[in-house]
RNA sequence: UGCUCGAAAUGGCAAACCUGGCGAAAGCCAGCGACGCAAAGCUACAGGGACUAAGGUAAACGUACUACGUUUACGAGUGUCAGCCAGCUGCCGAA
Numbered sequence: 001u002g003c004u005c006g007a008a009a010u011g012g013c014a015a016a017c018c019u020g021g022c023g024a025a026a027g028c029c030a031g032c033g034a035c036g037c038a039a040a041g042c043u044a045c046a047g048g049g050a051c052u053a054a055g056g057u058a059a060a061c062g063u064a065c066u067a068c069g070u071u072u073a074c075g076a077g078u079g080u081c082a083g084c085c086a087g088c089u090g091c092c093g094a095a
Base pairs, nucleotide, nucleotide: 005093006092012037013036018031019030020029021028022027035083041088042087043086047085048084049081050080051079056074057073058072059071060070061069062068063067
């Protein structure tokens, strides 16, 4: 010095709940708050996986029936998740 690794120190991030806002939803943002985290930093078509289903399609039913409404199902090229795995980058340095 590098790799593996994770003792210590300095700092860092912030789950759930609650409050406010955005969104059809998943979820996101801010505040509060710490369950945890050595990458809980960054990356979401062009790695895998998960979530949601507005628009769309289909079916059933209803009505004032070339239509509209309700319910159910399908479905992410376009939505969401990096605190699921993954990829990229990176602080400190005991054993």

This is a predicted structure of a 95-nucleotide RNA (c-di-GMP-I riboswitch aptamer) from Paenibacillus phyllosphaerae. The coordinates come from a structure-prediction model, not an experiment, and the mean pLDDT is 82. The sequence is in RNAcentral, with records from Rfam.